Predicted 3D model of a 74-nucleotide RNA (transfer RNA) from Salibacter sp. Rfam family: tRNA. The family's RNA type in Rfam is transfer RNA. Taxonomically the source falls in Salibacter (Bacteria, Flavobacteriia, Flavobacteriales, Salibacteraceae).
[in-house]
RNA sequence: GGCCCUAUAGCUCAACUGGAUAGAGCGUCAGAUUCCGGUUCUGAAGGUUGCAGGUUCGACUCCUGCUAGGGUCA
Numbered sequence: 001g002g003c004c005c006u007a008u009a010g011c012u013c014a015a016c017u018g019g020a021u022a023g024a025g026c027g028u029c030a031g032a033u034u035c036c037g038g039u040u041c042u043g044a045a046g047g048u049u050g051c052a053g054g055u056u057c058g059a060c061u062c063c064u065g066c067u068a069g070g071g072u073c074a
Stems, first nucleotide, its partner, number of pairs: 001073007010026004019057001028044005050066005
């Protein structure tokens, strides 16, 4: 340098052939329980879907460029 894959919550991951308000587990916080803590239960907060454009009535999803990480060829 060419090609391929990945990028979504603090972490690990879903999200169907483009269509519902982007969800789950862990973690965090609050409450219940307990003498206190843990466990358990209930609830809540937390997202510019890597960045910038484009297509579309509608984009996490399709297209282009860029960035970062990984793989492969030389």
Source information:
The RNAcentral record of the sequence draws on ENA and Rfam.